Source information: Predicted 3D model of a 1394-nucleotide RNA (small-subunit ribosomal RNA) from an uncultured bacterium. Rfam family: Bacterial small subunit ribosomal RNA.
[in-house]
């Protein structure tokens, strides 16, 4: 330090999310130990129980108890009471408080202060009451009540005054009220002893204590500056409220802190008042800082004690463990009335995700009382419990490869957990036992002695020596000895972020998630396993606060389109402000000096073995104060300038406002003439309008409204906005000029003005238009669009509305920063007759450099560089909603949320697809043609549906005479039944066989019994065997599966599309996705080719090379052929065969074309512009098809989803499509002839010829042919005949008789013959093939095949008809150009129901 998410990519805008650290923490899982910290964050909720403030006999008196005793008494203890000190400290907690509560910094001439210290000064005299105690006495208790007599005192009263206080005179100082010294009056007004030592006694002395008075300290208390919170959808607040003043009252003290009068002021947008949230601070967490966030624990201050209330005592309190009321709650009650207050320390309930022992001791610190000794202290000091945190130590070292077992993986070799483990050698922290044993003990008082100063001495004071006294923790800390690897590892991830991968089980199910997102049968995201990775007595979740977040931007953002410029000007406050000079010193800078408690933090040292802890030192603590100095700059303050701002004097442009007034054109209407039948309207129409006279069309009248031409990205205006023409009245702005002013200047929150069009309110107008309605169309529907009609307005005046995509989507002013071209209106020069030319201000446009920007853009009219002020933005949606306040006649307007719940919305620009978007251009796409399909029967294929089964696939073009180049068995995959289980078929191991195998039984078979009839192979051999391949049998790896998933592939194959097109290296453009090239100009069938171009080459594609076919030559001729009269031979010109060459390439010519790619025509030529035909299919698309051709992961079945055989079925039939054949008929049907002409193939389990038999299919019979050789092998044609009909058309369907294949023609085969003789008479919407030897007619051969083609794949004969043309339909290419699409228009999306 960043990084994941919007997209198909991409830049940007934005917001969500993580990776850090941190907690008084919960919570899951685990859990060896010490140290040092830390532990009710919720209910300021409610308390059992026991403690947490008492001390003093050296103030007092009394009463008991033991103890001694000279019987007088005395000693020690205890117990309540008077009286003193304490009880206001310590200790807890965080409700309450937005406030001098707190934190700095100051202030008093407004103040108090017990115990402590220092200085000085006095200490005289009297008193009685009361408690306790006795005695009666109410009550349940709590708690009293009455009497009677009584001591004492550091209780109580009086007196005296250095003093306090006020008055007066005078002196000095200050800051208005004051302060002070001096005399002087008036007032007020103190005190207490105890105990010890010496001495006969007076008396003296110690100690402690008391009184007054000044000071100190120390602690309080008040006053002021500044700081440090959220709402304006809280704007107005305030009556002791602001001041005064009365030497008024209270207080320790200033003060409306309180009261009386008098004034009417305070406060507030620099946010009063309100409401809501909070104890504040040192600090603590983050973070580079700047900031944000907290305020546990330590430590300072505040406030608070069961809720309020109030005041006593007293130095101090309105008091946590006092009092009193008053209120809620609990308790005890004899019902009359008590009694309480854990936010002390443990501890209980309760609330909650949660937070500890009813522990020790006063040994240390420290606090209360006491001369002291001591007492008292849940303070503190220690132990307990919790991994709650931080720090530190362990769970063991070394060695040990047959890389062991065993787990997981595995492509079956292996690999990994892994030197890890066992073995082997060591150590013994920590543990477990056993012994020793700290330091915290310094002061202190007590006792003994000794110095020293004083004292007549004693006590005593002060300084040392010794000695006893005291340790809660704890027999701990630490040392010492012995023992055992023995007792001590979990947890959380491993899909990117973000370190760490496999199997395995689920199968949008179970479930994971912090975004993104995983899971729909091959999941590294689930759940286990192994393996890894990370942190380790701890790890991981939740929750929180910072940080990434430049996401609230002071440092450090924005606002044309991404959320953002107020609709517009004027101006109050506000902030900001030109040149020069002087002088202040508020800000600013540089010194000084004070404070900024400690802890904390830092730095460097020290002490616990380290450390965490703790300690000492010096830093640091960014701020506030007062104070010396400077004077550039801002500020204030004075004086001066003219350049900004204003203003005069002249010109001059203009649809700038408002108010009167007149024009013409057309429109509608009224009235008339003329005229007659239809106007009018629309895509067509029809409602409407007219025969009562429309519409047209002549005059004449009358009303409105609004101004054609001129008119122009020209003017004005501050913005809305402003247009016929005159006339007054008015604002604003331009250019000259340089007399006046002399900073007067710029924005501008509130505020006010003005605002388009609808709209309201009131009174007028209303021609034409025209929401609403109404009728007619249109349309499933049509509350629209189109059409006929109409009303409010629309127009005046006058008041209201206050909004608009009020837009330049661009706030205002000012300054600078290349040009270049128009225009509108001044002025200046040159020069002119006139322009034209230069140059200058002000406006409005277009291009354009720097810059700028995410980009598009913008660019002196800036979105460029500055300055200065203002407005608005902070993620989509809810929402410009609610609600609540302002304004409005209303309609409605400004202002303006949140709950909810998404990961995005969103800009700019790229590819690419699409458009009922342009351009251009192609196909039999369309038109032009010709023959068709779609009506019929029939074939054949699907669907459907039936079935035991009708096996499976294909499914818009691209499934449907497909796959199947042929289901009767067989194919068969399907049904039904009977059968085998290592199997019909392979590999392996083992035993044993001579492998084949006829006939016969049973059976439907397949198979089963039973003999056995025949039959006897190769190699080596020591002749006994062996071996090889084959059978048989068993057992078990296995076999086998047209089972499943074409969406897990592979191959292979359809399509777009034989379209022209798809890409890449280098450059170059762009931040990038990308672009260029590959676009533009022509041209082609063609990204063919020329030219031009930031491109420049290339590479798959086109095109050629191949193959057939027309010419033509050479060469070679047998089975071909034949000029030789036949034949036999013989030849090889021709046809024909079939190898190799030729041949065409816009060459050549003439014209158009840019001198050019090309094209149009014409010669020649067998063929002309690619002659024709075919093979040949870029990069991709359809998760296109096929798992059943084959091949394959995985998954399934395994006496069955294998495998075998018999039968039957794939041949079913209300019916619906595709795809063929045959007719409907004269271009024809039949009969006949004599005939003739082909190509291409085929042919030995084969093709057959002549012959003979049959009516015929076929039969006999067989020449000749393994084929240029023999054989299958034409038909259309032609000539008679019919004459237009369901016919001499047509042949379905069905009897009968046949005939061929074939184990076998019921289901289910083809063929003849003779009978029957159906639909059908050219076909509806809709649709299909063809551009030439094509369509269209004829008929021939092939494959599969036993048989069995109207289907398929080829083959030759005859042999047409139109193409003006590209609007349109279809698909298809290239350029634009929109886009909210990118699973890409079969798209996305909206509303309403479910």
């Nucleotide at each position: 330090a960043g990084a994941g998410u919007u997209u198909g990519a991409u830049c940007c805008u934005g917001g969500c999310u993580c990776a850090g650290g941190a907690u008084g923490a919960a919570c899951g899982c685990u859990g060896g130990c010490g140290g040092c910290a830390u532990g009710c964050c919720u209910a300021a909720u409610a308390c059992a129980u026991g403690c947490a403030a008492g001390u003093c006999g050296a103030a007092c008196g009394a009463g008991g108890a033991u103890c001694c005793u000279u019987c007088g008494g005395g000693a020690u203890c205890c117990u309540a009471g008077u009286g003193g000190c304490g009880a206001a400290c310590g200790g807890g907690u965080g409700a309450g408080u937005a406030a001098c509560a707190c934190g700095u910094a100051g202030g008093g001439a407004a103040c108090c202060u017990g115990c402590c210290c220092g200085c000085g000064c006095a200490c005289c005299g009297g008193g009685a009451a009361u408690a306790c105690g006795c005695u009666c006495u109410g009550g349940a208790a709590a708690c009293g009540g009455a009497g009677a007599a009584c001591a004492a005192a550091u209780c109580c009263c009086g007196a005296u005054g250095u003093g306090c206080a006020g008055g007066a005179a005078g002196g000095a100082g200050g800051c208005a009220u004051c302060u002070u010294c001096u005399u002087u009056c008036u007032g007020u007004g103190a005190a207490a002893c105890a105990u010890c030592c010496u001495g006969u006694a007076a008396g003296g002395g110690a100690u402690g204590g008391g009184g007054c008075g000044c000071g100190g300290a120390u602690g309080g208390a008040c006053c002021u500056g500044c700081g440090g919170u959220g709402c304006a959808u809280u704007a107005g607040u305030u009556g002791g409220u602001u001041g005064g003043c009365g030497a008024g009252g209270g207080u320790a003290a200033a003060g409306g802190c309180c009261c009386a009068c008098c004034a009417a002021g305070a406060c507030g947008a620099u946010g009063a008042u309100g409401c809501a949230u909070a104890g504040c601070c040192g600090g603590c967490c983050u973070g580079a800082g700047a900031g944000g966030g907290c305020g546990g624990a330590c430590g300072g201050c505040c406030a608070c004690a069961u809720u309020g209330g109030g005041a006593c005592u007293g130095a101090g309190a309105c008091a946590c463990g006092g009092c009193c009321c008053a209120g809620a709650c609990u308790c005890c009650u004899g019902c009359g009335g008590g009694a309480g207050g854990c936010a002390g320390c443990a501890g209980u309930a309760g609330g909650g995700a949660a937070u500890u022992u009813u522990c020790g001791u006063c040994a240390a610190u420290g606090g209360g009382c006491g001369c002291a000794a001591g007492c008292c202290u849940u303070a503190a000091c220690g132990a307990g419990c919790g991994a709650u945190g931080c720090c530190g130590c362990g769970u063991g070292a070394g060695u040990g490869a047959a890389g062991a077992a065993g787990g997981c993986c595995u492509u079956c070799g292996g690999g990994u957990c892994g030197u890890a483990a066992a073995g082997c050698u060591c150590u013994g922290u920590u543990g477990c036992g056993g012994g020793g044993g700290a330091a915290a003990a310094a002061a202190g008082g007590c006792a003994u002695c000794u110095g020293c100063a004083g004292g007549a001495a004693a006590u005593g004071g002060u300084a040392g020596a010794u000695g006893a006294c005291a340790g809660a923790u704890g027999g701990u800390g630490c040392c010492c000895c012995g023992c055992c690897a023995g007792a001590a590892a979990g947890u959380c991830a491993c899909g990117g972020c973000u370190a760490a991968c496999u199997a395995c089980g689920u199968g949008c199910c179970a479930g994971c998630a912090g975004c993104c997102g995983c899971g729909g049968u091959a999941a590294u995201a689930c759940g286990u396993a192994g393996g890894u990775g990370g942190c380790g007595a701890g790890c991981g979740u939740u929750a929180u606060c910072c940080g990434g977040a430049a996401u609230g931007a002071u440092u450090g953002g924005g606002c044309g389109u991404a959320a953002a410029g107020g609709g517009u000007g004027c101006g109050c406050a506000g902030g900001c402000g030109g040149u020069c000079c002087u002088g202040c010193a508020a800000g600013u800078c540089u010194g000084g000096a004070g404070u900024g408690a400690a802890a904390c933090g830092u730095a460097u040292g020290a002490g616990c073995u380290c450390a965490a802890c703790u300690c000492a030192u010096g830093c640091a603590u960014g701020g506030c104060u007062c104070u010396g100095g400077a004077a550039a700059c801002u500020g204030g303050a004075g004086g001066a300038c003219u350049g900004g701002a204003g203003a005069g004097c002249a010109g001059g442009a203009g649809g700038g406002g408002g108010c009167g007034g007149u024009g013409g054109a057309a429109c509608u209407c009224c009235a008339u003439g003329u005229g007659u039948a239809g106007c009018g309207g629309u895509a067509a129409a029809a409602u409407g309008c007219g025969u009562a006279g429309a519409u047209a069309u002549u005059c004449g009248g009358a009303g409105g409204a609004a101004c054609a031409c001129c008119g122009g990205u020209g003017g004005c205006g501050a913005a809305g906005g402003c247009g016929g023409c005159c006339a007054a009245c008015u604002g604003g702005g331009c250019u000259u000029u340089a007399a006046c002013u002399g900073a007067c200047g710029c924005u501008g929150a509130g505020g006010c003005u003005c605002g388009a069009a609808a709209g309201u309110g009131u009174g007028g107008g209303g021609a034409g238009c025209a929401a609403a309605c109404a009728g007619g169309a249109u349309u499933a529907g049509a509350u629209a669009c189109c059409c006929u009609g109409g009303u409010a307005g629309u127009c005046c005046a006058c008041a209201c509305u206050g909004u608009a995509a009020a837009c330049g989507a661009u706030g205002a002013u000012a300054a600078c920063u290349a040009g270049g071209u128009g225009u509108g209106g001044g002025g200046g020069g040159u020069c002119u007759g006139a322009c034209c030319c230069c140059u200058u201000c002000c406006g409005u446009g277009c291009c354009g450099c720097a810059g700028c920007u995410a980009a598009c853009g913008c660019a002196a009219u800036a979105a460029g560089u500055u300055a200065u002020c203002c407005a608005c933005c902070u993620g989509g949606g809810g929402a410009g909603u609610a609600c609540g306040a302002c304004c409005g006649c209303a309609a409605g307007g400004u202002u303006g949320a949140a709950a909810c719940g998404c990961a995005a919305a969103g800009g700019a620009a790229u590819u690419g697809a699409c458009g009922g978007g342009g351009a251009c251009c192609c196909g039999c796409a369309c038109a032009a043609g010709c023959a068709g399909u779609g009506g019929a029967u029939u074939a054949u294929g699907u669907g459907g549906u039936u079935u035991a089964a009708u096996u499976c696939g294909a499914a818009g073009c691209a499934a449907c005479g497909c796959g199947a180049a042929g289901a009767a068995c067989c194919u068969u995959a399907c049904c039904a039944g009977c059968a085998c289980u290592u199997g019909a078929c392979a590999u392996c191991c083992a035993a044993c066989u001579a492998a084949c195998g006829a006939a016969a039984u049973a059976g439907a078979g397949a198979u089963a019994u039973a003999u056995u009839a025949g039959g006897u192979g190769c190699c080596c051999u020591u002749c006994g065997g062996g071996g090889a391949a084959a059978g048989u049998u068993g057992a078990g790896a296995c076999a086998g599966g047209u089972g499943g998933u074409g969406c897990a592939u592979g191959g292979u194959u359809g399509u777009c599309g034989u379209c022209a097109g798809c890409u890449c290296g280098u450059g170059u453009c762009g931040u990038g996705a990308g672009a260029u090239g590959u676009u533009g100009g022509g041209u082609u069938a063609a990204g063919u080719c020329c030219c031009g171009c930031a491109a420049c080459g290339a590479g798959c594609g086109c095109a050629a090379c191949c193959c057939c076919u027309g010419c033509c030559a050479u060469u070679a001729g047998u089975u071909g052929c034949u000029a030789c009269g036949c034949a036999a031979g013989a030849g090889c010109a021709c046809u024909c065969u079939a190898a190799u060459g030729g041949g065409a390439c816009c060459g050549c010519u003439a014209c158009c074309g840019a001198c050019a790619a090309g094209g149009u025509g014409g010669a020649g030529g067998a063929a002309g512009g690619u002659g024709g035909g075919g093979a040949c299919g870029a990069c991709g698309u359809c998760a296109a098809a096929u798992c059943a051709u084959c091949a394959u992961g995985c998954c399934c079945c395994u006496u069955a989803u294998g495998u075998g055989c018999u039968g039957g079925g794939c041949u079913a039939c209300a019916c619906a499509c595709g795809u063929a054949a045959u007719a409907c008929a004269a271009u024809g049907g039949c009969c006949g002839u004599u005939a003739a002409c082909a190509a291409a193939g085929g042919g030995a389990a084969g093709c057959a010829a002549u012959a003979c038999c049959g009516c015929g299919a076929g039969g006999u019979g067989g020449a000749g042919c393994a084929a240029a050789a023999c054989c299958c092998c034409a038909a259309a044609u032609c000539g008679g005949u019919c004459u237009c009909a369901g016919u001499u058309c047509g042949g379905a369907c069905u009897g009968c008789a046949g005939g061929c294949u074939g184990c076998a023609a019921c289901c289910c085969g083809c063929c003849u013959g003779c009978a029957c003789g159906a639909a059908g008479u050219u076909g509806g919407a809709a649709u299909u093939g063809c551009u030439a030897g094509u369509a269209a007619u004829c008929g021939c051969g092939g494959a599969u095949c036993a048989g069995c083609a109207u289907g398929c794949c080829g083959c030759g004969g005859u042999g047409a008809a139109u193409a003006c043309g590209u609007u349109c339909c279809c698909g298809g290419g290239u350029c634009u150009u929109g886009c909210a699409c990118u699973c890409a228009c079969c798209g996305c999306c909206c509303g309403u129901c479910a």